[in-house]
RNA sequence: CGAACGCUGGCGGCGUGCCUAAUGCAUGCAAAUAGAACGCUGACUACUUUAGCUUGCUAGAAUAGAAUGAGUUGCGAACGGGUGAGUAGCGCGUAGGUGACCUGCCUAGGGGCAGGGGAUAAGUAUUGGAAACUAUAGCUAAUACCGCAUAGCAGUGUUUAGCACAUGUGUAGAUGCAGAGGAAGAUGCAUAUGCAUCACUAGGAGAUGGACCGGAAUUGUAUGAGGGAGGGGGUGGGGUAACGGCCGACCAAAGAGACAAUACAUAGGCGAGGGGGGAGGGUGAUCGGCCAAACCAAGACUGACACAAGGCCCAGACUCCGACGGAAGGCAGCAGUAGGGAAUCGUGCGCAAUGGGGGCAACCCUGACCGAGGAGCGCCACGUGAGUGAAGAAAGGUAUCGGAUCGUAGAGCUCUGAGAGUAAGAGAAGAACGUGUGUGAGAGUGGAAAGUUCACGCAGUGGCGGUAACUUACCAGAAAGGGACGUCUAACUACGUGCCAGCAGCCGCGGUAAUACGUAGGUCCCGAGCGUUGUCCGGAUUUAUUGGGCGUAAAGCGAGCGCAGGCGGUUUAAUAAGUCUGAAGUUAAAGGCAGUGGCUUAACCAUUGUUCGCUUUGGAAACUGUUAAACUUGAGUGCAGAAGGGGAGAGUGGAAUUCCAUGUGUAGCGGUGAAAUGCGUAGAUAUAUGGAGGAACACCGGUGGCGAAAGCGGCUCUCUGGUCUGUAACUGACGCUGAGGCUCGAAAGCGUGGGGAGCAAACAGGAUUAGAUACCCUGGUAGUCCACGCCGUAAACGAUGAGUGCUAGGUGUUAGGCCCUUUCCGGGGCUUAGUGCCGCAGCUAACGCAUUAAGCACUCCGCCUGGGGAGUACGACCGCAAGGUUGAAACUCAAAGGAAUUGACGGGGGCCCGCACAAGCGGUGGAGUAUGUGGUUUAAUUCGACGCAACGCGAAGAACCUUACCAAGACUUGACAUUGAUUGAAAGACUUAGAGAUAAGUCCCUUCUCUUCGGAGAACAAGAAAACAGGUGGUGCAUGGCCGUCGUCAGCUCGUGUCGUGAGAUGUUGGGUUAAGUCCCGCAACGAGCGCAACCCCUAUACUAUGUUGCCAGCAUUACGGAUGGGAACUCAUAGUAGACUGCCGCGGACAACGCGGAGGAAGGCGGGGAUGACGUCAAGUCAUCAUGCCCCUUACGUCUUGGGCUACACACGUACUACAAUGGGAUGAACAGAGGGAAGCGAAAUCGCGAGGUGGAGCGGAUCCCUAAAAGCAUCUCUCAGUUCGGAUUGUAGGCUGAAACUCGCCUACAUGAAGUCGGAAUCGCUAGUAAUCGCAGGUCAGCAUACUGCGGUGAAUACGUUCCCGGGCCUUGCACACACCGCCCGUCA
Repeated sequence: CGAACGCUGGCGGCGUGCCUAAUGCAUGCAAAUAGAACGCUGACUACUUUAGCUUGCUAGAAUAGAAUGAGUUGCGAACGGGUGAGUAGCGCGUAGGUGACCUGCCUAGGGGCAGGGGAUAAGUAUUGGAAACUAUAGCUAAUACCGCAUAGCAGUGUUUAGCACAUGUGUAGAUGCAGAGGAAGAUGCAUAUGCAUCACUAGGAGAUGGACCGGAAUUGUAUGAGGGAGGGGGUGGGGUAACGGCCGACCAAAGAGACAAUACAUAGGCGAGGGGGGAGGGUGAUCGGCCAAACCAAGACUGACACAAGGCCCAGACUCCGACGGAAGGCAGCAGUAGGGAAUCGUGCGCAAUGGGGGCAACCCUGACCGAGGAGCGCCACGUGAGUGAAGAAAGGUAUCGGAUCGUAGAGCUCUGAGAGUAAGAGAAGAACGUGUGUGAGAGUGGAAAGUUCACGCAGUGGCGGUAACUUACCAGAAAGGGACGUCUAACUACGUGCCAGCAGCCGCGGUAAUACGUAGGUCCCGAGCGUUGUCCGGAUUUAUUGGGCGUAAAGCGAGCGCAGGCGGUUUAAUAAGUCUGAAGUUAAAGGCAGUGGCUUAACCAUUGUUCGCUUUGGAAACUGUUAAACUUGAGUGCAGAAGGGGAGAGUGGAAUUCCAUGUGUAGCGGUGAAAUGCGUAGAUAUAUGGAGGAACACCGGUGGCGAAAGCGGCUCUCUGGUCUGUAACUGACGCUGAGGCUCGAAAGCGUGGGGAGCAAACAGGAUUAGAUACCCUGGUAGUCCACGCCGUAAACGAUGAGUGCUAGGUGUUAGGCCCUUUCCGGGGCUUAGUGCCGCAGCUAACGCAUUAAGCACUCCGCCUGGGGAGUACGACCGCAAGGUUGAAACUCAAAGGAAUUGACGGGGGCCCGCACAAGCGGUGGAGUAUGUGGUUUAAUUCGACGCAACGCGAAGAACCUUACCAAGACUUGACAUUGAUUGAAAGACUUAGAGAUAAGUCCCUUCUCUUCGGAGAACAAGAAAACAGGUGGUGCAUGGCCGUCGUCAGCUCGUGUCGUGAGAUGUUGGGUUAAGUCCCGCAACGAGCGCAACCCCUAUACUAUGUUGCCAGCAUUACGGAUGGGAACUCAUAGUAGACUGCCGCGGACAACGCGGAGGAAGGCGGGGAUGACGUCAAGUCAUCAUGCCCCUUACGUCUUGGGCUACACACGUACUACAAUGGGAUGAACAGAGGGAAGCGAAAUCGCGAGGUGGAGCGGAUCCCUAAAAGCAUCUCUCAGUUCGGAUUGUAGGCUGAAACUCGCCUACAUGAAGUCGGAAUCGCUAGUAAUCGCAGGUCAGCAUACUGCGGUGAAUACGUUCCCGGGCCUUGCACACACCGCCCGUCA
């Protein structure tokens, strides 16, 4: 908002209501009226009378009145009412004109209204037709029709006067000519043939209504640019109310159009209504003015008015009737119906009011109108109760389980009766005219009357409606919903769901804790409504007149010349178009705004005031315009000079490439990252000489020059354009810009004819490659060149249109001029025109621009309005073609884009580091075994860990247990915890059944504390019942804690200040230096924090203190063992100190930090190790250490038991051990550690056994005793290169140990057996010094089990030139379309 849809719905007032099919319409009504114009008809009534008789009935006649019906006639029907199809038009609106016009009824004032005539309808008779209707004959009336008499102020001709003006159909006169119309009507009263009223008649005047004309204004499209032939004009005619090509004849050759003609599309226009700050933009329902059409299309008639549609005629479509020959119809009037549609009402009442038609009037008609009905369709008003009421009831939902919430809300008690209802009562305004009648008065008349006018009475008229409003009684009794609750935007929780279902206006929400879905509770907003959808304006300065832009975001035409147009220097005068200002007219009413008033208020209504603009007119004269006259500074000319690859034509020169000829010469040349194709013994390449031909012009050469741009480069000549400097003689605004138009316009391409050396699309070959229709190579044709003609585009770029003026400078350079200085070369200053760099103000989103502006202003042109579609399609124009110019839409997306910032990234750059590479040593990958993992298998092979950073990892040790897995058997308040009550000690030992858990029974015979002796308490146990326990069940992507990793890498930040619109920057960058953001210096920064370092531990040296279980130099003693006395020196142990700090010297460096070298020192530049891990990254790992939210299980996903499994085995991978042997194996002999552990323990001596081990039991809770033998090494002997005296797997037999138990499934010993393996492919790992390598020892776990792990010592190397490369990391810088950040993003093809 004329709305529609969804949910809901108490009442009243005022409004509104087919936006679609101008689609078709059944039925009823919507325009009639007048008897006071006329002739008929004559129901009925009254009175008189006749006839019949059933004496009050019937029938008839006359008179009077008169209903009704059709007709003649008059007026009306051109209004009112509905609709918006058409119309882009003088249609509408606006302000005018008509000296070019008409006007019924109406108003005022004058004139007239005389005398005749002939018809005709109706009706009657006959007749045709189905009907509609019609024909013929004869009759009749009029306010119907037709002549005639009578005229002026009308018409027309001539003429006069002045006025006015557009010289004319104006105004006022004079004069001539022609001659329009009439109803003795009607009514009333009179009668003296009149008065009055209503009609009628002609011409003027007014009013009203209409007609025509021109001005300016009124939608889109130029992908519509040419249109038009009565078309533009003239002459004399016709026609009209009237002007006019309005129409026709003739004449001449015009006329309108870029200020948008003609065409196409769309549309009734306006007052106004919605919205906006305004300016603009969009709309044209209701109400009012105008216009247009009335089924479609055309035409006239009648009339004052129509080209009329509830009139006519013709044609068409449709519908209906029909006897098939013919007829009838027109709801875009009110209701209503069908259809269409998202959608729009009753076939109602009344003329009481207002208005209209007719009439003298009464009155009649009026779907105009009035007022009721239905519709929340809109606006406005009212109500659905008010007060009190805390036990803060119950229920609901929530919860941290305490509570808080719904909530004074409810219930309860008290009150009211507005509004609705029921009942009763009383009951409006809207009504005043008109008419009739009464009285009085005025005029009227000779006097009256009639009629008329005025005043005062009386009578009568109500659809709504017994309605509004009012009074009384009764009853809280009938009366609340809709949407929302992530943000915008007021309002939050629970459950369900689990990227499903769904939501959504935009962003977006939903993948197991959803304030966003659904439901509930609560809350918020509005409220008889609330939401949704659609449309319009606003916000949107997002079409920008007010009020935007164009270097890089969209946007400057490739460049110039120039018609139209726009804009334009100084002075004076005039004018008054623009401009400013006063007044007048108009701007209908309604509406709006303001005031006042009326409905109880409001909506609504009434009344008063005000209002853009346009027109006319008076004034002002600065500015713009116009006119006139001047000026010189803009512009141009002259004169004197200057520079230049400016253009066109003709000629000419050398270098180089290629080719040809000849000579010399011999095997290659050429080419590439490397090659090959190619050329060459038929003599190439190379070299020398001579010749041919075409094209291009090295050096000079320069952010240097010229040109409008494109562009222009050897030299000479001819012709020719422009520019600059100086001067100030001449012209006197002659200027700037420039839509269309015209011209020029690189390269490529096209046409015709030449030319063709080199280069080189296409093409061919060779390479490269997964492929390579490419990059590279060898060839090679169009073309490149010339002449003539086309094309007309480029990142045609300064991505920056042209012109003018103004606004700090500095410094180069090109061409001039002036001044000063200078012997010369030169130097300095000023100035004009170009061309560069830097920079202030200012501008800019920033980057940047900055007197060569992107600054400050003016003038003109071009262009832009989200991305894609698309510079595409269609059309038009141009072109030989290729193609160019102009240039959309559908559809689709929520972005596309610019500049800058921080990161990450780069097969970008710079600097630096790390066992990162390199240099070395030793391994892994091959074998066997051990162990872990994958896979497979299984009843189960429990679970976790998966690049580095999972895989001898959790597990510092699975036979049972562990154990979480499987099978079977058992238990259900439970194996474990807490709470209340009852009963009772509990435990222990044994027997039987069973695989055991367990079940049944026997024996044993009753705890502690306090006590008022009644009992109470504390643990403990049992049975029963609840709350609850329990879960190695899920989610490590809900979490805490812990931990891995980048990485022991040197980084990560903050405060204040400063810079920037901001993100951010600075500090932290730079120059050095360091292991280090370590330190120094510099610096718009100054400081600080977490990291680095240091402080801590071990170790290397010394000193001091203390000396037992340790030590023994000297002394004594001895069983010769520090065993003993003794010693406190040494080693060592335990403590505490000292020491190392670039402290000292030299050199380098910046007089720094620091580096290099040296001295001294046990140790030297962090001495060597360890602990220590910044901000953060990986949703890294762990819910199975523990804790924990949520979910799940609860006679089981919990608990117990026995047995099995985690130990499986075709295979694959990781990590180790042992080896392959002589630097070795074996045998014998004899040396040297450190660090640990020990009581359910370590276990000595002695003894037995080949041995594992047994017996034994001294000593030791440890510097005392034990484990404890260290091994490699050393010495001697042996083996002599073999699958071996290497290697030891596998297997057999016999034993040992631990343990209830050794089968699945332990370790060890002896004897026997004696596998693979002869140093390991691609690939790959560790390590920089007491390190690698190698050798053994100990410990934890543990009954037993170690090739693993954690430690310990012994022996003890090689190499590092160096930072190009691989990997990882740090800092600076650069690019970026990445930001989940290159494992990114993204393009094409196919499915």